Context: one part of a larger RNA
RNA sequence: UUGGGCGUAAAGAGGGAGCAGGCGGUCGCAAGGGUCUGUGGUGAAAGACCGAAGCUAAACUUCGGUAAGCCAUGGAAACCGGGCGGCUAGAGUGCGGAAGAGGAUCGUGGAAUUCCAUGUGUAGCGGUGAAAUGCGUAGAUAUAUGGAGGAACACCAGUGGCGAAGGCGACGGUCUGGGCCGCAACUGACGCUCAUUCCCGAAAGCGUGGGGAGCAAAUAGGAUUAGAUACCCUAGUAGUCCACGCCGUAAACGAUGGUCACUAAAUUGUCGGGGGUCAAACCCCGGUGCUGCAGUCAACGCAAUAAGUGACCCGCCUGAAUAAUACGUUCCCCAAGAAUGAAACUCC
Numbered sequence: 001u002u003g004g005g006c007g008u009a010a011a012g013a014g015g016g017a018g019c020a021g022g023c024g025g026u027c028g029c030a031a032g033g034g035u036c037u038g039u040g041g042u043g044a045a046a047g048a049c050c051g052a053a054g055c056u057a058a059a060c061u062u063c064g065g066u067a068a069g070c071c072a073u074g075g076a077a078a079c080c081g082g083g084c085g086g087c088u089a090g091a092g093u094g095c096g097g098a099a100g101a102g103g104a105u106c107g108u109g110g111a112a113u114u115c116c117a118u119g120u121g122u123a124g125c126g127g128u129g130a131a132a133u134g135c136g137u138a139g140a141u142a143u144a145u146g147g148a149g150g151a152a153c154a155c156c157a158g159u160g161g162c163g164a165a166g167g168c169g170a171c172g173g174u175c176u177g178g179g180c181c182g183c184a185a186c187u188g189a190c191g192c193u194c195a196u197u198c199c200c201g202a203a204a205g206c207g208u209g210g211g212g213a214g215c216a217a218a219u220a221g222g223a224u225u226a227g228a229u230a231c232c233c234u235a236g237u238a239g240u241c242c243a244c245g246c247c248g249u250a251a252a253c254g255a256u257g258g259u260c261a262c263u264a265a266a267u268u269g270u271c272g273g274g275g276g277u278c279a280a281a282c283c284c285c286g287g288u289g290c291u292g293c294a295g296u297c298a299a300c301g302c303a304a305u306a307a308g309u310g311a312c313c314c315g316c317c318u319g320a321a322u323a324a325u326a327c328g329u330u331c332c333c334c335a336a337g338a339a340u341g342a343a344a345c346u347c348c
Stems, first nucleotide, its partner, number of pairs: 004317003007300002012314001014200004021193003025087005033080002035076008048066007090190001091187003094183004102176007109153001114148007124135002161168002205246006214240002219235004257313006266291001268289008295302002319347002328340001330339001332337001
């Protein structure tokens, strides 16, 4: 390299948009680039392949034949490509509907914690396995009223919904994206995938400025213990929150790339829509779960939401460890670090 693979053994990029590239529905027409074919020239010999012959056989050698490539020229027209003209089953638009924690922003609300003020009230509170540190006669804890402030939105809540993924959950307004169902009016292949590229991307972390109730790395103290730089307790700073800008990683998981088609079936839920009905039953489309044939798999399992059967495109893997490390003064970054990514030595 070929072959073979990628749910769990090494291997699907965290997700998307999309240029180049690759691949691409249906009918007709002409042309004839690819393709196929006739002829001509060329393709040295040896070698290769096929058939013979000669050394006892083979290797080896000899003889005959075949084949490949390019060019010129004539022809064929199914397929691929290009051109022209149609079509509507793919794709999209329109019209009519309904659902949703989809996104951004502005505002509003109640419960709770903490703090402040005041009243009542008196010796404890708190915490643990047990304690202690801590708080409290300068009146705590408890209780009542009033106030301040920040963060999160109990119940509803559901193998429920929405989103490409990350993710999204009080209520109302404004702006806004996508999907689904029904109709079949319009466009007429406008499609699929996508190296490079661009955009999005939890948490933590970083920069500047705010904010700071609760929680809480670090830190301090109290315990525990042989020790205890921990687990438990009392405190507590970054941070958690907001605005703007970085970072670009996660068991970013369904550990399963995308699109399309096909493949006995059966069972049982659920969400959105349509038909049907007085209401149901029942039927159809689209999602989301469970079970389970065929098939598949090393097994576990998967099984129309495939890990089944096919087509197209992209990414990735190639023994273990060294190592997701070193190197490059590669590339990105304010930094932290990220991306790319070896080898010696060792084992087999």
Predicted 3D model of a 348-nucleotide part of an RNA (small-subunit ribosomal RNA, central domain) from an uncultured bacterium. Its mean pLDDT, the model's own confidence on a scale to 100, is 86.